[in-house]
Predicted 3D model of a 148-nucleotide RNA (glmS glucosamine-6-phosphate activated ribozyme aptamer). It was read from a public genome assembly, where an Rfam model found it. Model confidence (mean pLDDT): 76 of 100.
RNA sequence: UUAAUUUUUUAAGCGCCUGAACCAAUAUGGUUGACGAGGUUUAGAGUUAUCGAAGUAUUCGGCGGAUGCUCUAAUGGCUUGACUUAGCCAAUAGUAUUUAUUAAAAAGCAGUAGUAAUAUUGUAACAGAGGUAAAUACACAGUUUAAA
Numbered sequence: 001u002u003a004a005u006u007u008u009u010u011a012a013g014c015g016c017c018u019g020a021a022c023c024a025a026u027a028u029g030g031u032u033g034a035c036g037a038g039g040u041u042u043a044g045a046g047u048u049a050u051c052g053a054a055g056u057a058u059u060c061g062g063c064g065g066a067u068g069c070u071c072u073a074a075u076g077g078c079u080u081g082a083c084u085u086a087g088c089c090a091a092u093a094g095u096a097u098u099u100a101u102u103a104a105a106a107a108g109c110a111g112u113a114g115u116a117a118u119a120u121u122g123u124a125a126c127a128g129a130g131g132u133a134a135a136u137a138c139a140c141a142g143u144u145u146a147a148a
């Protein structure tokens, strides 16, 4: 230095590249291949896994993974002092509405690296979903108990 095996760690709108596009000059080598926001109780199964930005050009195409959703079971919380395969939820642990609030990033500009495709650093503007807080409305089972 290379290869194999084992273990551990990291990334989770994340990784990879056999198609494609692009660059250099051709014997091949290289580049791109989704811009951020949001998101995990445990196990199993299923599923083309949320939101907007930009653009109308490939953010095309493919593979893998995944914190989404649905179902089942378990654990935990609340309703409720206690219990329950009653309901709603997930350690900020009822639902809905309204109001307020919650640092977007890329594209641009400037610098740097590269022959180039392009990469990277700095910097101004602009979302939606979801979350949080308050108010209002609705929901709040059965058994037991002095104690819904």
Stems, first nucleotide, its partner, number of pairs: 014064004019060001020032005035052003041074007075090005081144004094138009108123006